[in-house]
Predicted 3D model of a 70-nucleotide RNA (transfer RNA) from Thalassobaculum litoreum.
Model confidence (mean pLDDT): 81 of 100.
The RNAcentral record of the sequence draws on MGnify.
The source organism's lineage runs through Bacteria, Alphaproteobacteria, Rhodospirillales, Thalassobaculaceae and Thalassobaculum.
It matches the Rfam family "tRNA". Its family is annotated with triplet codon-amino acid adaptor activity in the Gene Ontology. Rfam describes the family as follows. Transfer RNA (tRNA) molecules are approximately 80 nucleotides in length.
RNA sequence: CGGCAUAGCUCAGCUGGUAGAGCAUCUGAUUUGUAAUCAGAGGGUCGCGGGUUCAAGUCCUGCUGCCGGC
Numbered sequence: 001c002g003g004c005a006u007a008g009c010u011c012a013g014c015u016g017g018u019a020g021a022g023c024a025u026c027u028g029a030u031u032u033g034u035a036a037u038c039a040g041a042g043g044g045u046c047g048c049g050g051g052u053u054c055a056a057g058u059c060c061u062g063c064u065g066c067c068g069g070c
Stems, first nucleotide, its partner, number of pairs: 001068005008023004017054001025041005047063005
């Protein structure tokens, strides 16, 4: 100096407009049973603070942590 920080994990989220997927977990169906498959459910103060805005995960800014460069 640059990048990243969003669910338990890996990550989406375009030009600000009410936060999602896959895996995992739980429940049910199926099976003699397990696995697999199918259906459904739960789970998030979007790292912490401030600003702009009618409205911020998104824009601006300070801090913290991690990664990279000089």